Source information:
Model confidence (mean pLDDT): 83 of 100. Transfer RNA from a Candidatus Woesearchaeota archaeon, 71 nucleotides, folded computationally. Rfam family: tRNA. The family's RNA type in Rfam is transfer RNA.

RNA sequence: CCCCUCAUAGCUUAAUAGUAGAGCAGUGGGCUGUAGACCCAUAGGUCCCGGUGCGAAUCCGGGUGAGGGGA
Numbered sequence: 001c002c003c004c005u006c007a008u009a010g011c012u013u014a015a016u017a018g019u020a021g022a023g024c025a026g027u028g029g030g031c032u033g034u035a036g037a038c039c040c041a042u043a044g045g046u047c048c049c050g051g052u053g054c055g056a057a058u059c060c061g062g063g064u065g066a067g068g069g070g071a
Stems, first nucleotide, its partner, number of pairs: 001070007010024004018054001026042005047063005
């Protein structure tokens, strides 16, 4: 310098262009002599900038970061 893959909640991760979900963790409540376990409820997210499109986490261009390959 070139090519490929990845980037979604605090962590691990789903999601045919059509309501962004789950598990764990957090918070509040229930239960319990207390705590844990269990039950109910709740908060929280699409790496950045632009484009296409009625509609973008998803497609396209550029960038940033991580990993892999080539010269």